[in-house]
RNAcentral holds the full RNA, with entries from SILVA.
Large-subunit ribosomal RNA, domain VI from a metagenome, 264 nucleotides, folded computationally.
Context: one part of a larger RNA
RNA sequence: CGUUUAGUACACUGAGGGGAGCUGAUCUUAGUACGAGAGGACCGGAUUGGACAGACCGCUGGUGGAGGAAUUGUGGGGCGUCCCGCAGGUUCCGUAGCUAAGUCUGGACGUAAGAACCGCUGAAAGCAUCUAAGUGGGAAAUACCCCCCAAGAUGAGUGUACUCACUGAAUUUGUCAGGUAAGGCCCCCAGAAGAUUACUGGGAUAAGCGGCUCGAGCUGGAAGUAUGGCGACAUAUGGAGGCGACGAGUGCGCAUGGCUGAGG
Numbered sequence: 001c002g003u004u005u006a007g008u009a010c011a012c013u014g015a016g017g018g019g020a021g022c023u024g025a026u027c028u029u030a031g032u033a034c035g036a037g038a039g040g041a042c043c044g045g046a047u048u049g050g051a052c053a054g055a056c057c058g059c060u061g062g063u064g065g066a067g068g069a070a071u072u073g074u075g076g077g078g079c080g081u082c083c084c085g086c087a088g089g090u091u092c093c094g095u096a097g098c099u100a101a102g103u104c105u106g107g108a109c110g111u112a113a114g115a116a117c118c119g120c121u122g123a124a125a126g127c128a129u130c131u132a133a134g135u136g137g138g139a140a141a142u143a144c145c146c147c148c149c150a151a152g153a154u155g156a157g158u159g160u161a162c163u164c165a166c167u168g169a170a171u172u173u174g175u176c177a178g179g180u181a182a183g184g185c186c187c188c189c190a191g192a193a194g195a196u197u198a199c200u201g202g203g204a205u206a207a208g209c210g211g212c213u214c215g216a217g218c219u220g221g222a223a224g225u226a227u228g229g230c231g232a233c234a235u236a237u238g239g240a241g242g243c244g245a246c247g248a249g250u251g252c253g254c255a256u257g258g259c260u261g262a263g264g
Stems, first nucleotide, its partner, number of pairs: 001152001006163007016149004022050007034039001052106005060100004067093005072087006110144003117137004164264001166178004183260004187203005208254003211250005217243003224237005
């Protein structure tokens, strides 16, 4: 821009396209059919794997460079038993998120047409013949069935809901201009969305983000003081102190402000 004799929002249909499509073992049927025996099934039923694929993070783990603790060297805070910087210093843990080696799920079942092939009935050709008329079966393949995209499917589909029929010019027209509605956009605050863009939420009739408070969770017992010990240190106060992403509550801070958009 189109889908138009108006402007919007949301939800569908599915033409068409893409994905998936794998397979082992064990038990049973049954030591049955078959076979002198040795051996040993079809068909059918059940269970459990491998590889592959998708999703997820409750579990097991990994990571976790802005969490906690310990510690080396060195520098600093007048001194320091206290604290901080630097070497991602080293070591031990670890929330969220992201993850696999972790967890869950999938391939199916079924239907149709039908290849090779196997048939039924059956003439031409008194017989025979699956074929000429007619008709049945038949493959991991094909088309559906399952999952995803999808009306620019210009063949432009369907449904529901919202906004209403303004003002002024020319003038009779398929005209021009303006302000609005529903709605949309820029902008701002953010995001399990993301290179940008797009997408999603919020923007005061506001809990969207940050802060604060409470909680979850992590670390692991702060400083100070007291007591015990010659001391290193230990114990008590006290599951203490500290804490990023997690869950709530709370207007304390930031969401300023502008534009566009029908008259059929």
The coordinates come from a structure-prediction model, not an experiment, and the mean pLDDT is 84.